[in-house]
């Protein structure tokens, strides 16, 4: 140093849920909580993929209907790039 990690050691995140709070929503933040997690750390301006549609545009008499990412998610894949531990 690479690969690769089944109950090892030291710590480490936190799902659904509730409150709060920002947001037009997906959604984010904070607390609480723990379904999980060896990268559930960090990249969404690397690719695909998923959500939501305020703006806009189109139809509609109208309520409102369909497109439509510039919002979003890294706990959907895959890449990139940075990291503890070391057989228990």
């Nucleotide at each position: 140093a690479u690969a690769c990690g089944u109950u090892a050691a030291u710590g480490g995140c936190a799902a659904a849920c509730u409150u709060g709070u920002c947001g037009a929503a997906a959604g984010g933040c904070a607390a609480g909580g723990a379904c999980g997690c060896a990268a559930a750390g960090c990249u969404a301006a690397a690719g695909g993929g998923u959500c939501u549609a305020a703006c806009g545009u189109u139809c509609g008499c109208g309520a409102g209907a369909a497109c439509a990412a510039u919002g979003a998610c890294a706990g959907c894949c895959u890449g990139g790039c940075c990291g503890c531990c070391g057989a228990a």
A computed fold for an 88-nucleotide RNA from Cohnella sp. AR92, annotated as c-di-GMP-I riboswitch aptamer. The prediction has a mean pLDDT of 88. It matches the Rfam family "c-di-GMP-I riboswitch aptamer". Gene Ontology term of the family: cyclic-di-GMP binding.